[in-house]
RNA sequence: GGGGUCGUAGUUCAGCCGGUUAGAACGCUGGCCUGUCACGCCAGAGGUCGCGGGUUCGAAUCCCGUCGACCCCG
Numbered sequence: 001g002g003g004g005u006c007g008u009a010g011u012u013c014a015g016c017c018g019g020u021u022a023g024a025a026c027g028c029u030g031g032c033c034u035g036u037c038a039c040g041c042c043a044g045a046g047g048u049c050g051c052g053g054g055u056u057c058g059a060a061u062c063c064c065g066u067c068g069a070c071c072c073c074g
Base pairs, nucleotide, nucleotide: 001073002072003071004070005069006068007067010026011025012024013023019057028044029043030042031041032040050066051065052064053063054062
């Protein structure tokens, strides 16, 4: 330098053949329970979907560029 896969909550990931509000588990916070902690139960907070642009009535999803991680080729 060329090619491929991936990037979504604090972490691990789903959703990615365009369409209802962006979700799960763990973690975090509060409450209930308990003599206390843990476990269990209930509730809540937390995301400009790596970044920028384009297509579209509508984009996490399609297209282009770019950044980063890993792998392959030279």
The RNA shown here (transfer RNA) has 74 nucleotides and comes from a Thermodesulfobacteriota bacterium. The RNAcentral record of the sequence draws on ENA.